[in-house]
RNA sequence: UUCGAUAAAAGGCAAACUUGCUGAAAGGCAAGGACGCAAAGCCACAGGGUCUAAUGUUCUCACGAACGAUGACAGCCUAGCUGCCGAA
Numbered sequence: 001u002u003c004g005a006u007a008a009a010a011g012g013c014a015a016a017c018u019u020g021c022u023g024a025a026a027g028g029c030a031a032g033g034a035c036g037c038a039a040a041g042c043c044a045c046a047g048g049g050u051c052u053a054a055u056g057u058u059c060u061c062a063c064g065a066a067c068g069a070u071g072a073c074a075g076c077c078u079a080g081c082u083g084c085c086g087a088a
Stems, first nucleotide, its partner, number of pairs: 001088004012037002017032006035075001041081002046078003049073003056067004
């Protein structure tokens, strides 16, 4: 540097769901729990994508509706940074 077919070791993370806290929501955090993961480690001010729509704007007599990221998602994809074990 490339690869993860087979075998082994140290181990790691934790989907759905449940409970609690938090948040307008999406979501996040903690505990339980394992569907999966060789980067399911980091990065959302690298690009695309997705979710939400409080403040705000517009419409409406009103109820309400539409738009809208400044809020999120790294377990959606690509790029970037870092990294355990083994093989070549």

A computed fold for an 88-nucleotide RNA from Cohnella luojiensis, annotated as c-di-GMP-I riboswitch aptamer. The model forms 95% of the base pairs in the Rfam consensus.